The RNA shown here (c-di-GMP-I riboswitch aptamer) has 81 nucleotides and comes from a Solirubrobacteraceae bacterium. The prediction has a mean pLDDT of 80. The organism belongs to Solirubrobacteraceae, within Bacteria.
């Protein structure tokens, strides 16, 4: 430097749920807690899903949420061969 799969070592993150707090809401943040994760690190580019508003209804449009829904992008630890 390359590298299909797997294992190890040092570790890392933290689902549901509970408490507090912010938000109309989806949901976010802090603490507890671990279902799991080799990117469950970063970031809303495309799509999906969810929320709010508009729309007589529908189709749809706009704004937002979701990165632990999918794909893509950027960065990172170890090292068998």
């Nucleotide at each position: 430097c390359a590298u299909a799969a797997a294992g190890a070592a040092g570790g890392g993150c933290a689902a549901a749920c509970c408490c507090g707090u912010c938000g109309u809401g989806a949901g976010g943040c802090g603490g507890g807690g671990a279902c799991g994760c080799a990117a469950a690190g970063c970031a809303a580019g495309a799509g999906g899903u969810c929320u709010c508003a508009c729309g007589g209804g529908g189709a749809g449009u706009g704004a937002g949420a979701u990165g632990g829904c999918u794909c893509g992008g950027c960065c990172g630890c170890c090292g068998g061969u």